[in-house]
RNA sequence: GCCUCCGUAGCUUAGUAGCAUAGCGGCUGCCUAGUAAGCAGCAGGUCGAGGGUGCAAAUCCCUCCGGAGGCU
Numbered sequence: 001g002c003c004u005c006c007g008u009a010g011c012u013u014a015g016u017a018g019c020a021u022a023g024c025g026g027c028u029g030c031c032u033a034g035u036a037a038g039c040a041g042c043a044g045g046u047c048g049a050g051g052g053u054g055c056a057a058a059u060c061c062c063u064c065c066g067g068a069g070g071c072u
Base pairs, nucleotide, nucleotide: 001071002070003069004068005067006066007065010024011023012022018055026042027041028040029039030038048064049063050062051061052060
């Protein structure tokens, strides 16, 4: 230099155009003499950045940033 893949909540992730998911973690309540476990609920997301297409973009296209791998 060229090619491929990845980037979504604090962590791990599902979702490949039409409501942004789940587990763990956090908070509150119940339970307990108390703690853990268990049960119920709640909060937490500019979907890496910018632009484009489209009625509609996490998803498709372009550029860039970061990470992993491969070729020379």
Overview: Transfer RNA from a Candidatus Woesearchaeota archaeon, 72 nucleotides, folded computationally. NCBI's taxonomy places the organism under Archaea, Nanobdellati, Candidatus Woesearchaeota. It matches the Rfam family "tRNA". By type it is a transfer RNA.